[in-house]
RNA sequence: AUGGUGGACCAUGCAGUCGCCCGGAUGAAGUUUUUCAUCCGGGAGGAAAGUCCGGGCUCCACAGGACAUGACGCCGGGUAACACCCGGGAGCUGUAAAGCUAUAGAAAGUGCCACAGAAAAUAUACCGCCCCGGCGUCUGUCGGGGUAAGGGUGAAAUGGUGGGGUAAGAGCCCACCGCGAUUCUGGUAACAGGGUCGGCAGGGUAAACCUCGUCAGGAGCAAGACCAAGCAGCAAGUGGGUUGUCCGCCUAUAUCUUGCGGGUAGGUUGCUUGAGCAUAUCUGGUAACAGUAUGCCUAGAUAGAUGACUGCAUAAAACAGAACCCGGCUUAUGGUCCGCCACUUAU
RNA sequence: GGGGGUGUAGCUCAGUUGGCUAGAGCGCUUGAAUGGCAUUCAAGAGGUCAGGGGUUCAAUUCCCCUUACCUCCA
Repeated sequence: AUGGUGGACCAUGCAGUCGCCCGGAUGAAGUUUUUCAUCCGGGAGGAAAGUCCGGGCUCCACAGGACAUGACGCCGGGUAACACCCGGGAGCUGUAAAGCUAUAGAAAGUGCCACAGAAAAUAUACCGCCCCGGCGUCUGUCGGGGUAAGGGUGAAAUGGUGGGGUAAGAGCCCACCGCGAUUCUGGUAACAGGGUCGGCAGGGUAAACCUCGUCAGGAGCAAGACCAAGCAGCAAGUGGGUUGUCCGCCUAUAUCUUGCGGGUAGGUUGCUUGAGCAUAUCUGGUAACAGUAUGCCUAGAUAGAUGACUGCAUAAAACAGAACCCGGCUUAUGGUCCGCCACUUAU
Repeated sequence: GGGGGUGUAGCUCAGUUGGCUAGAGCGCUUGAAUGGCAUUCAAGAGGUCAGGGGUUCAAUUCCCCUUACCUCCA
């Protein structure tokens, strides 16, 4: 230098002019709600996004039992909780740095495995190899039997390699590797390593049903609470709510539920001080994280506020706009810096 | 803002627990029939199964992400 890989940070800045939203102070108007003027302070993000998970909060009985259903799935820890994060184990990918894993069970049971192939799982034999018998006798052919080493099919073929053995072969026997059972050592554990025994239990698929374990009640701020304005009732019902079902519970016999019709299209609250943010040569911990101390208050709209112009910084600015709040994940995206790896060249 | 669902040929839809060349109707093209047109008959073309990734031997189908559209709630 090129290519790759992991992490951290920033998100145009400053000045001037004119505007928008919220809060406070002062003054004026007004009976009040409030309105106007001036000044001061504050005003989008790392993803505010997708709504994919988890929680707070609110209502239903602060939420109960059983079944169903759904999610997750190595081990230990963190957390309010999680499908998130940290550390470790095992496997896979990559030359490496490093990354990925819906990482339990296929020896509980069921299902599926197209085409090809003898056979796709109670096994079986197309070519081949070997033995026996008949015919022929030069090669062969027919029948019976053995075998699964070799060929062939397929994504996948009933442990692998080597040797012995055999008519030819085969865990038939042996060594090593793999597998299973048991035991010892290390480790909290997953697991790793070793000893002994067993010739071997027997394909894949669980993001197929399923089994085992853990967790989950439902709905969502358009939840819910309050005020004001306005209107016209009619029909049906022993139901209605909690939940998908049953039990249980609550509630109602018209002040209930459903359907049709009529009215309204306003305001207040929930609403932002919170699992909050920043700092520390702090404390504990490998880390995630927890604790302590100090400091700070940092959007809250309701048709929805951040914009426009000019100058300078040499020039330029990606993805994109809060709507109850928070922790994550995923997706979109401009730039800066640092660590590490591979290869090449130079010293 | 918050729930639920859909995307397959030009249009409307099928596609049965994953496997054959992804089918049907209308439409389109060509030919036949007719003096000509329509109807009719025969043949044919036309598909990124919305896009990307994963599981699997194999994905329209199972899972995840993205995107477009529809619908409900005051």